The prediction has a mean pLDDT of 82. A computed fold for a 76-nucleotide RNA from a Chloroflexota bacterium, annotated as transfer RNA. It matches the Rfam family "tRNA". The family's RNA type in Rfam is transfer RNA. The RNAcentral record of the sequence draws on ENA.

RNA sequence: GGGGGCGUAGUGUAGUGGUUAACACGCUGGCCUGUCAAGCCAGAGAUCGCGGGUUCGAAUCCCGUCGCUCCCGCCU
Numbered sequence: 001g002g003g004g005g006c007g008u009a010g011u012g013u014a015g016u017g018g019u020u021a022a023c024a025c026g027c028u029g030g031c032c033u034g035u036c037a038a039g040c041c042a043g044a045g046a047u048c049g050c051g052g053g054u055u056c057g058a059a060u061c062c063c064g065u066c067g068c069u070c071c072c073g074c075c076u
């Protein structure tokens, strides 16, 4: 220098064009218990890495860019 994959709640993942972005763990409150844990119920938390475009509609498609990672090439 060229190419591929990945980036979504605190953490790990799902969601591949259509209403309120889902699940597990964690967190907060309540119930239960003599207390804790476990269990049960409820809740908060992500405008989807960033910017732009396409579309009636974008986490999803396209372009640019940043980060991580892998492969190829070049120089020493």
Base pairs, nucleotide, nucleotide: 001072002071003070004069005068006067007066010025011024012023013022018056027043028042029041030040031039049065050064051063052062053061
NCBI's taxonomy places the organism under Bacteria, Bacillati, Chloroflexota.